[in-house]
Context: one part of a larger RNA
Molecule: large-subunit ribosomal RNA, domain IV
Organism: metagenome
RNA sequence: UCAUGGCUAAGGAACUAGGCAAAAUCGGCGCGUAACUUCGGGAGAAGCGCCGCCUCGGUAACACGAGGCCGCAGUGAAAAGGCCCAGGCGACUGUUUAGCAAAAACACAGGACUCUGCGAAGCUGAAAGGCGAAGUAUAGGGUCUGACACCUGCCCGGUGCUGGAAGGUUAAGGAAGGGGGUUAGCCGCGAGGCGAAGCUCUUGACUGAAGCCCCAGUAAACGGCGGCCGUAACGAUAACGGUCCUAAGGUAGCGAAAUUCCUUGUCGGGUAAGUUCCGACCUGCACGAAUGGUGUAACGAUCUGGGCACUGUCUCAGCCAUGAGCUCG
Numbered sequence: 001u002c003a004u005g006g007c008u009a010a011g012g013a014a015c016u017a018g019g020c021a022a023a024a025u026c027g028g029c030g031c032g033u034a035a036c037u038u039c040g041g042g043a044g045a046a047g048c049g050c051c052g053c054c055u056c057g058g059u060a061a062c063a064c065g066a067g068g069c070c071g072c073a074g075u076g077a078a079a080a081g082g083c084c085c086a087g088g089c090g091a092c093u094g095u096u097u098a099g100c101a102a103a104a105a106c107a108c109a110g111g112a113c114u115c116u117g118c119g120a121a122g123c124u125g126a127a128a129g130g131c132g133a134a135g136u137a138u139a140g141g142g143u144c145u146g147a148c149a150c151c152u153g154c155c156c157g158g159u160g161c162u163g164g165a166a167g168g169u170u171a172a173g174g175a176a177g178g179g180g181g182u183u184a185g186c187c188g189c190g191a192g193g194c195g196a197a198g199c200u201c202u203u204g205a206c207u208g209a210a211g212c213c214c215c216a217g218u219a220a221a222c223g224g225c226g227g228c229c230g231u232a233a234c235g236a237u238a239a240c241g242g243u244c245c246u247a248a249g250g251u252a253g254c255g256a257a258a259u260u261c262c263u264u265g266u267c268g269g270g271u272a273a274g275u276u277c278c279g280a281c282c283u284g285c286a287c288g289a290a291u292g293g294u295g296u297a298a299c300g301a302u303c304u305g306g307g308c309a310c311u312g313u314c315u316c317a318g319c320c321a322u323g324a325g326c327u328c329g
Base pairs, nucleotide, nucleotide: 001324002323003322004321005320006319007318008317010315011314014313019310027051028050029049030048031047036041038147052069053068054067055066056065057064070074082308083307084306085305086304087303088302089300090299094106095105110145111144112143113142114141115140116139122131123130124129148295149294150293151292153225154224155223158222159221160218161217162216163215164214167213168212169211173207174206177203178202179201180200181199182198185194186193187192226244227243228242229241230240253287254284265281266280267279268278269277
């Protein structure tokens, strides 16, 4: 010096990103326990008292009662919750990154949409076959949401899905007709020209399904949910009016929020002093309703702020023990 323990005057979080670590609390019995609440809970809430030994009574044995004794101290050592207040997130018990993350992530009961009539849909396999299921729509698959309470507005123009089939477009295939090549033959003195059938190359009116275009429906499908100007007898503001655009212009509720840039917004609370926290306000850069909205008792090795208790975290350091290290041997 390091590691691990033990103790410490006065103060008691002044430490620090943060009470990290440590200290404190801790058993049993009795008393006593608030807000809130889904009436179960919250609760071991909180808080307070008692506990040894001896004698007598008492008991089946313990509880228990009365009297007495000792110490600073009686669950005499060890083992054995710290607690409270407020808020965010997630209802909860669970699950997870084997080896930096345990969480507000995943899951979850519950909700909704959608597909599937059974040789089901879906998945797997080249197929046979298998799973689904020795199940049958109160079943099975997919997607989203995520207990519970109150709710879940408007938009179908785009994309998707479902339905429709009149019209337009449209493949292979079929195919009327046209064009070219070839040549039996014919013409020509010759050079050469014409040229049927067949074969062959090519073109091709017309015919020709789904799809797409088109017409509807559908948002707990993917998604979206405006601008400018004026106006009230102080001022300010605008219930009101005008105008442009849109498929429709954000309803309820919430709101400087896990979302607010400006921002340490402003006001109130808490502190002597508070970029955090809590309650409000609303000017929402850029909340918002199952990519759910707002609440919510209980729960949480969760996150944030505050308080009590307690302490070597600190003011500020000291001493002791054990081990390591170092020096000498």